[in-house]
RNA sequence: GGCGAACGCUAGCGACGUGCCUGCGACAUGCAAGUCGAGCGGAGUGGAGCACUUCGGUGGUUCACUUAGCGGCAAACGGUCGAGUAACACGUAAGGAACCUGCCCUUAAGACCGGGACAACAGCUCGAAAGGGCUGCUAAUACCGGAUGUGGCGCGGUUGGCGCAUGCUGAUUGCGUUAAAGGGCUGCUGGAGGUAACGAAAGCAGUCGCUUAGGGAGGGUCUUGCGGUCCAUCAGCUAGUUGGUGGGGUAAUGGCCUACCAAGGCGUCGACGGAUAGCUGGUCUGAGAGGACGAUCAGCCGGACUGGGACUGAGACACGGCCCAGACUCCUACGGGAGGCAGCAGUCGGGAGUCUUGCACAAUGGGGGAAACCCUGAUGCAGCGACGUCGCGUGUGGGAUGACGUAUUUCGGUAUGUAAACCACUUUUGAAUGGGACGAAGACAGUGACGGUACCAUUCGAAUAAGCCCCGGCUAACUACGUGCCAGCAGCCGCGGUAAUACGUAGGGGGCGAGCGUUGCUCGGAUUCACUGGGCGUAAAGCGCGCGUAGGCGGCUUGUUAAGUGGGAAGUUAAAGACCCCGGCUCAACCGGGGGGCUGCUUCUCAAACUGGCAGGCUCGAGUGUAGGAGAGGGAAGUGGAAUUCCUGGUGUAGCGGUGAAAUGCGUUGAUAUCAGGAGGAACACCAAUGGCGAAGGCAGCUUCCUGGCCUACUACUGACGCUGAGGCGCGAAAGCGUGGGGAGCGAACGGGAUUAGAUACCCCGGUAGUCCACGCUGUAAACGAUGAGUGCUAGGUGUUGGAGGUAUUGAGCCCUCCAGUGCCGCAGCUAACGCAUUAAGCACUCCGCCUGGGGACUACGGCCGCAAGGUUGAAACUCAAAGGAAUUGACGGGGGCCCGCACAAGCGGUGGAGCAUGUGGAUUAAUUCGAUACUGACCGAAGAACCUCACCCAGGUUUGACAUACAGUCGCCGCACUCAGAGAUGGGUGUUCUCGAGCAAUCGAGCGUCUGUACCGCUGUUGCAUGGCUGUCGUCAGCUCGUGUCGUGAGAUGUUGGGUUAAGUCCCGCAACGAGCGCAACCCGCGUUCCAUGUUGCCAUCGGGUAAAGCCGGGAACUCUUGGAAGACUGCUCGGGUAACCGAGAGGAAGGAGCGGAUGACGUCAAGUCGGCAUGGCGCCUACGCCUGGGGCUUCACACAUGCUACAAUGGGCGCAACAAAGGGUACCGAUACCGCGAGGUGGAGGCAAUCCCAAAAAUACGCUCUUAGUUCGGAUUGCAGUCUGCAACUCGACUGCAUGAAGCCGGAAUCGCUAGUAACUGCAGAUCAGCUAUGCUGCGGUGAAUACGUUCCCGGGCCUUGUACACACCGCCCGUCAAGUCACCUGAAUUGUCUGCACCUGAAGUCCGUGGCUCAACCGCAAGGAGAGAGCGGCCGAGGGUGCGGGGAGUAAGGGGGACU
Repeated sequence: GGCGAACGCUAGCGACGUGCCUGCGACAUGCAAGUCGAGCGGAGUGGAGCACUUCGGUGGUUCACUUAGCGGCAAACGGUCGAGUAACACGUAAGGAACCUGCCCUUAAGACCGGGACAACAGCUCGAAAGGGCUGCUAAUACCGGAUGUGGCGCGGUUGGCGCAUGCUGAUUGCGUUAAAGGGCUGCUGGAGGUAACGAAAGCAGUCGCUUAGGGAGGGUCUUGCGGUCCAUCAGCUAGUUGGUGGGGUAAUGGCCUACCAAGGCGUCGACGGAUAGCUGGUCUGAGAGGACGAUCAGCCGGACUGGGACUGAGACACGGCCCAGACUCCUACGGGAGGCAGCAGUCGGGAGUCUUGCACAAUGGGGGAAACCCUGAUGCAGCGACGUCGCGUGUGGGAUGACGUAUUUCGGUAUGUAAACCACUUUUGAAUGGGACGAAGACAGUGACGGUACCAUUCGAAUAAGCCCCGGCUAACUACGUGCCAGCAGCCGCGGUAAUACGUAGGGGGCGAGCGUUGCUCGGAUUCACUGGGCGUAAAGCGCGCGUAGGCGGCUUGUUAAGUGGGAAGUUAAAGACCCCGGCUCAACCGGGGGGCUGCUUCUCAAACUGGCAGGCUCGAGUGUAGGAGAGGGAAGUGGAAUUCCUGGUGUAGCGGUGAAAUGCGUUGAUAUCAGGAGGAACACCAAUGGCGAAGGCAGCUUCCUGGCCUACUACUGACGCUGAGGCGCGAAAGCGUGGGGAGCGAACGGGAUUAGAUACCCCGGUAGUCCACGCUGUAAACGAUGAGUGCUAGGUGUUGGAGGUAUUGAGCCCUCCAGUGCCGCAGCUAACGCAUUAAGCACUCCGCCUGGGGACUACGGCCGCAAGGUUGAAACUCAAAGGAAUUGACGGGGGCCCGCACAAGCGGUGGAGCAUGUGGAUUAAUUCGAUACUGACCGAAGAACCUCACCCAGGUUUGACAUACAGUCGCCGCACUCAGAGAUGGGUGUUCUCGAGCAAUCGAGCGUCUGUACCGCUGUUGCAUGGCUGUCGUCAGCUCGUGUCGUGAGAUGUUGGGUUAAGUCCCGCAACGAGCGCAACCCGCGUUCCAUGUUGCCAUCGGGUAAAGCCGGGAACUCUUGGAAGACUGCUCGGGUAACCGAGAGGAAGGAGCGGAUGACGUCAAGUCGGCAUGGCGCCUACGCCUGGGGCUUCACACAUGCUACAAUGGGCGCAACAAAGGGUACCGAUACCGCGAGGUGGAGGCAAUCCCAAAAAUACGCUCUUAGUUCGGAUUGCAGUCUGCAACUCGACUGCAUGAAGCCGGAAUCGCUAGUAACUGCAGAUCAGCUAUGCUGCGGUGAAUACGUUCCCGGGCCUUGUACACACCGCCCGUCAAGUCACCUGAAUUGUCUGCACCUGAAGUCCGUGGCUCAACCGCAAGGAGAGAGCGGCCGAGGGUGCGGGGAGUAAGGGGGACU
């Protein structure tokens, strides 16, 4: 794009088309094939005369109409359906010398004489009916006999012409044979007969018929070439089969049938079998070539309930005929009968699904008839269905306060939107009224189903008329709300887990429009079966290799032919359709006319280039010859040395062997080792090689014999002898199989030892098949160059193997050229890239094989092969949306290289064991609030939970609120003081009581505050996966990027890689790169040296004073110090190395190569952490999830973990005495001297807003005494009593003090942490928070003060380069198999149920044919008897159907078995 469609929602009109695709299922009812009285005899009805009459009627004549029967023609057409059919069924082109033909046209000739019946009818009779039976009468255009014979036919004779042939066709003649309805009607004569009416016979004319024969037209029938489906998992089929002869049969050929004879016929160019199917013109699609289809219309074929059969006829084996059988349905009196919608309507059923039991013969056509006419569900029309195509309409113009409403909003607005309202206009459609066709053909008249329809006119009034789908991308069109991986959507990708442009709804928008979507099917896109027009190294795809049959293809040249090929002509290619032109319906769809064309087939003719055929020639392809050459080419026989093992003997002694380490094993019966001798089997070191040979598999000591192929040179010979190769045949590693040998070593299976969680493995000790030989099978491999064979052409360079030639030479040893092989590199070209590149994967030709998404599946079934193992050929169901190739960037690796880090190592001290502290988990609880929870949570948020904090629980209260703003109303409450109730919050009571301005005042205004109401407040409620900000971590690791250029189809690369160097992407050199940015470094702070400045509260060298002592005082400004500034360090200098960067050493210096420490954290990662610090979107609560209060809880405790403190002691504990800091803090504060208390502390208050005073005692340490290895004079937990302090309050639940008590613990398993110098370790001091404190925590400060680093193999983390990758959520990845469970399809399958079919036999209807004693019979012969002939009956052949037996195909069910897919 299309449709004979269906379904959903919706629906105004018309025209033209179209409508059971499924059950070839079954059918009620009506209709669809009749007609002719001018073929015939009757019968009936009506009319008109006539005669007679008993007046009832009867007889006869005639006219009109009707028609059961006999007879004629039609019924074989028209209409319907597509079951069957793979076929001469269809299409196309031919042929019939092998044929038929009613009606029609035409030509010629005829129709004479006779005869006997049968229906109807009448009578009798059987039957329920359908239908008969018997007897009797009768006509014909019914039937029969004879005559005639223009002619025809048959058999002969004579004589022409023609054909490829069988043969055909004339003329003439003899014999035989063969017709008819002279009927019907009309007119005119005629006049028998009759009382009359009327009117017979006969004749003439016309017309319709009849007979014989010829021709024609149209129709039919037969034969043939070519063409159009699938399966080879259908490869062989065939007995009337193929042919012949005789006969039969037919309109006619023919095995069409039959008897006999022969043994043929078909098939890989696909027979036979199976599946499917009516064929065609055409239809749809497509640029075309093609592909799919075969509705309507038209041609042909086939069918008519299923199967068989004939009759009649010009024509049938007959849709609305007959006979038989079967199934089904109906009627029945049970005896018997009837039926066939796949005709038009219609019904039931089936189904997603397909119409009215209409009108008319007016037209067109058909049948009958002389005609009128009759019949016609053909046909013409109408009806129903948006089923399709086409056309029309649902208004048109104006109209901005951009109305209302709705939606949204950043609250300003925006959108719907000129849309509406409103104003003006029009009337297609519609309604009403009036008129009104064409189609009708003829001289006139008549005839219309459609139809009072189309059409025309008038009137009315915007009046009667819009939906459907979509809006994430493909694909035109976006927002809000609801929902919350739910509900749902979905063509593919995919949406939805609380901010969904994807679900649902709404607003808005987009598309199409009386339709719009969905589903189904088909073509296109799909160059995705590739003829046009594809591929096969790695994506699917080259047979393992050769020989070769058929076939395909084939060198140069001459002649010929004309099959292919090309040109021309003729015939045909039905109509319709398609295309062009013209025309008719108002247009269009639709229809009419004309034209060209339909790529095909047939015939004739011309040409001869090319292909083919035939004949001849040639030498370049191919082959032969001659002379040489290399080689693990093959087969057979023989032979050699080294080594292993075994045997014998000697020497010799305790181990050997084996491994990562061991053990099993061997060995004192003497191994291993070593020497000598012997046996046996297998394999051939060195040479040895990108060497050689072979078709491939493959081939290796040496010698001989037999043998295949190849190369070079010469150019003598043959003369296209060639290439490929479906089937076929042969070869074909290893393993395996069979028979017989052989067996040293090795070695599946197996045994043992180890390893391991296990170890049916890797390692070790043994060891059987096998490996070897001969013969025979198997026939496969990553049989690989993953690259079929052959031929030609297309830059080079460089190795190597085997030959030949040239030059110059003593000699090709160096050099050059050619041929054949074998490698590497590389241009053009090719390729998706990788790569290939004269050994092509380049450019061409020829032939073969193979491929067509992944899995299922190197499978199943079937066939073939095999002894078996198995091989070969080779599907489907089902399932997935991928599977795959090459390359890229990352990440990863029990890959590689380089490098770094307290990463290891080297050290020091810890943790893990104990007690306690603190945190966490878990458990508990009314609550034990919440968060953090690998490293990067766990003395974390918390720099301080008794109340408060507080978020949790219980209880009591409260509701515009504890807090903010605004409005309206109200009041002067509120507040303060006292008091009562209560656990308190709170409530009650008493007392007191607004401010300011104006005004004399009343009063007014403003303010403040209470109360009430409304907006709102409030929330430690939720979402850190909606966020900001801040933070952790990788990591203070050295990285992360950009612009331009260049390379690549591209992702990307380059730069940033490489060589060095550095702490560093730090710097240098090189380089298709050149530059730049964020990081690094530096700039900042502290410490270390010096200088300058400064000089109190700090300092005190000199001078003076002064004390018990003391910078205490005068004073000093030197020193220390304070806090400001400056200097200093830069590889600057020297030496060595290096191209340089830089490195090493040294000097000087307080400090040396970043001096030491800090602050500083690139691009990013972890949806890391935090909504409970703060901020904040959305959501939630709103007499509660807000607020107030009392009490409780966060402090629980079987247990587990983490971080610490104190210890376990003598490097120590205790006591005494004596020293030395830094940095901090202090007014609701630090608090001195003094006094009291054993002490915590109390009293008291000097001084201090601090370089001034205080906290403040530094401690470890030194010295002295004691303890003496003990659970202790270690250790201090726990508990008791008594106290102190803070605070409203120490019960839950504080710290401290004194006395008493005196637990575990004697240095800690596996494991694990920190630290590289003023560091670790040890040791105290201070601060924040804070009323107090559970601080052993944290942040700072000083004091004392080590050890060790060989080094980078290993563990962990990181950086750069490289490599592999099936990973990309990136190895905490991906992923395989078993097992368990479920679902699904499949294979097999005992058994079982239908169906189709073959063979054999039995039975056998109807019926044709054949035979036929007896029987029966109007026509002819015969006087008759009888005959001729016919019939029934009977018999026979064939025969549908049925039955039995044995097979085969396909289908269904299925216990059980098997593997597969998905979860």